Context: one part of a larger RNA
RNA sequence: CGCGGAUUCUUGAAGGGAUUUGUCUCUAGUACGAGAGGACCGAGAUGAACCGACCUCUGGUCUGCCUGCUGUCACGCCCGUGGCACCGCAGGGUAGCUAUGUCGGGAAGGGAUAAGAGCUGAAAGCAUCUAAGCUCGAAGCCCACCCUAAGAUGAGGAAUCGUUGAGACCCGUGGGAGAUGACCACGUGAUAGGCUUUAGGUGUACACGCUGUAAGGCGUUCAGCCAAGAAGUACUAAUUUGUCGACCUAUUGGG
Numbered sequence: 001c002g003c004g005g006a007u008u009c010u011u012g013a014a015g016g017g018a019u020u021u022g023u024c025u026c027u028a029g030u031a032c033g034a035g036a037g038g039a040c041c042g043a044g045a046u047g048a049a050c051c052g053a054c055c056u057c058u059g060g061u062c063u064g065c066c067u068g069c070u071g072u073c074a075c076g077c078c079c080g081u082g083g084c085a086c087c088g089c090a091g092g093g094u095a096g097c098u099a100u101g102u103c104g105g106g107a108a109g110g111g112a113u114a115a116g117a118g119c120u121g122a123a124a125g126c127a128u129c130u131a132a133g134c135u136c137g138a139a140g141c142c143c144a145c146c147c148u149a150a151g152a153u154g155a156g157g158a159a160u161c162g163u164u165g166a167g168a169c170c171c172g173u174g175g176g177a178g179a180u181g182a183c184c185a186c187g188u189g190a191u192a193g194g195c196u197u198u199a200g201g202u203g204u205a206c207a208c209g210c211u212g213u214a215a216g217g218c219g220u221u222c223a224g225c226c227a228a229g230a231a232g233u234a235c236u237a238a239u240u241u242g243u244c245g246a247c248c249u250a251u252u253g254g255g
Base pairs, nucleotide, nucleotide: 001151005161006160007159008158009157010156014148015147016146017145020048021047022046023045024044025043026042032037050105051104052103053102054101058099059098060097061096065092066091067090068089069088070085071084072083073082074081075080109143110142111141116136117135118134119133167244168243169242171187172186173185174184175183191237192236193235194233195232196231197230198229200226201225202224207220208219209218210217211216248254
């Protein structure tokens, strides 16, 4: 830009992906075999590699979370804090992301066939799977499974709405979406922030009291502090505006 205005839901021409395989058990120590050995068919279990999704568990990471420690500078000093030192070092760690973690997948079935196995059957009174005809027969082919998909210009379909303005955009608040566009949620409502409660993390704050000569210990205190989690709550910001927006003739009909 097109699909003669929109919104939502769809059909599927076509295309892509996947298609792997081991071991063990039962059948059965059966059939077979002198024995040694040892099945077809069928039923089940459990793996490998690969693919997809996810974070409950196990772990990793988690540079504005918590704690401990060193040096130095600063807050006048003590105490308590802050800056810098690879995030200063060390011990942990939520959300998110993640694999080595978890879950799932390649199942079953149908159709037409290959080699091959056959039926009926002439040419050729016989024979012959083939010449006419017919039945089977592969991890392979076509479906089936998953994904994309009407620029499929052959541009499909349905419902609903619409010049009494449908719908879209701009703008704003944001996101499990994202480089930016795009996509999604919201714009007077739980969209984000704040606040409250809480999950979870760290591990018992400051101050005061008691105790010890002191280093220190104990109590208040499962405390204090806290990022991304959850729920609630309009306190703050999403205000008010604005822009685009549906052919021709023509008039209830038609092209």
The part of an RNA shown here (large-subunit ribosomal RNA, domain VI) has 255 nucleotides and comes from Patescibacteria group bacterium UBA6899. The organism belongs to Bacteria candidate phyla, within Bacteria. Rfam family: Bacterial large subunit ribosomal RNA.